Transfer RNA from a Candidatus Pacearchaeota archaeon, 72 nucleotides, folded computationally.
The sequence is in RNAcentral, with records from ENA.
The source organism's lineage runs through Archaea, Nanobdellati and Candidatus Pacearchaeota.
The coordinates come from a structure-prediction model, not an experiment, and the mean pLDDT is 81.
It matches the Rfam family "tRNA".

RNA sequence: GCUCCUGUCGUAUAAUGGUUAGUACAUCAGGCCUUCAAUCUGAAGAUCAGGGUUCGAUUCCCUGUAGGAGCA
Numbered sequence: 001g002c003u004c005c006u007g008u009c010g011u012a013u014a015a016u017g018g019u020u021a022g023u024a025c026a027u028c029a030g031g032c033c034u035u036c037a038a039u040c041u042g043a044a045g046a047u048c049a050g051g052g053u054u055c056g057a058u059u060c061c062c063u064g065u066a067g068g069a070g071c072a
Base pairs, nucleotide, nucleotide: 001071002070003069004068005067006066007065010025011024012023013022018055027043028042029041030040031039048064049063050062051061052060
């Protein structure tokens, strides 16, 4: 330098173009308990960036960017 793959809450992982963007762990608040742990209930928290297509984009296309693999 070229080709390919992957970027979603703190972490991991779903979502067939119409979902309130879900789940688990973690975090926070409360219940139970003398206290802690465990357990129960609830809350907050995310689509890498910019364009395009579309009535509608996490999803499709382009460019960039970050990581990874291969070739040179």